RNA sequence: CGGGGCGUAGCGCAGCUGGCUAGCGCACUUGAAUGGGGUUCAAGAGGUCUUGGGUUCAAAUCCCAACGCUCCGA
Numbered sequence: 001c002g003g004g005g006c007g008u009a010g011c012g013c014a015g016c017u018g019g020c021u022a023g024c025g026c027a028c029u030u031g032a033a034u035g036g037g038g039u040u041c042a043a044g045a046g047g048u049c050u051u052g053g054g055u056u057c058a059a060a061u062c063c064c065a066a067c068g069c070u071c072c073g074a
Base pairs, nucleotide, nucleotide: 001073002072003071004070005069006068007067010026011025012024013023019057028044029043030042031041032040033039050066051065052064053063054062
């Protein structure tokens, strides 16, 4: 320098054939059971979906650019 992949909650991920409230596991908070811990059960909080722009009635999802990580080639 050229090409590919990835970027969604604190961490790991799903959702990407556009559509009604963006979800799962772990972690976290509160409550119950226990003398306490562990553990189990119930409830809850936490996300402007990397950034900017575009298309559309409507974008995490499609298009363009940038940034970051990563792989391949030179």
Transfer RNA from an Elusimicrobiota bacterium, 74 nucleotides, folded computationally. Its mean pLDDT, the model's own confidence on a scale to 100, is 82. It matches the Rfam family "tRNA". Rfam's curators write: Transfer RNA (tRNA) molecules are approximately 80 nucleotides in length. Rfam links the family to the GO term triplet codon-amino acid adaptor activity. NCBI's taxonomy places the organism under Bacteria, Pseudomonadati, Elusimicrobiota.